This is a predicted structure of a 104-nucleotide RNA (SAM riboswitch aptamer (S box leader)) from uncultured Roseivirga sp. Model confidence (mean pLDDT): 80 of 100. Of the family's consensus pairs, 97% are formed in the model. The organism belongs to Roseivirga, within Bacteria. It matches the Rfam family "SAM riboswitch aptamer (S box leader)". About the family: The SAM riboswitch is found upstream of a number of genes which code for proteins involved in methionine or cysteine biosynthesis in Gram-positive bacteria. Gene Ontology term of the family: regulation of gene expression.
[in-house]
RNA sequence: CUUAUCAAGAAAAGCUGAGGGAUUUGGCCCGUUGAAGCUUUAGCAACCCCAACAUUUAUGUUGGAAGGUGCUAACUCCAUCUUACCAUGUGUAAGAGAGAUAAG
Numbered sequence: 001c002u003u004a005u006c007a008a009g010a011a012a013a014g015c016u017g018a019g020g021g022a023u024u025u026g027g028c029c030c031g032u033u034g035a036a037g038c039u040u041u042a043g044c045a046a047c048c049c050c051a052a053c054a055u056u057u058a059u060g061u062u063g064g065a066a067g068g069u070g071c072u073a074a075c076u077c078c079a080u081c082u083u084a085c086c087a088u089g090u091g092u093a094a095g096a097g098a099g100a101u102a103a104g
Base pairs, nucleotide, nucleotide: 001104002103003102004101005100006099011041012040013039014038015037019030020029021028025079026078027077042072043071044070047068048067049064050063051062052061053060054059055058076098080096081095082094083093084092085091086089
């Protein structure tokens, strides 16, 4: 950079000790009944992967979980911009932007 996904799901222990929720700001929230980090174990999911089947032959469906990642508070915690709608609300929906993850 390209493509796909992002309303679901899944935590304990040890070390340590005050911050954390991507970045700026604001809100809201989590945290000494132990944040972040590191380690171990466990789990979730099914992107890569494996098997079967189908077909328009590079895709789809179903199943699996050994391995490579990822993840295990809150919609990606919320916000910004554009468009549409009407019940005009700090409204709803779609898209863009930003971000995260995977594969190339």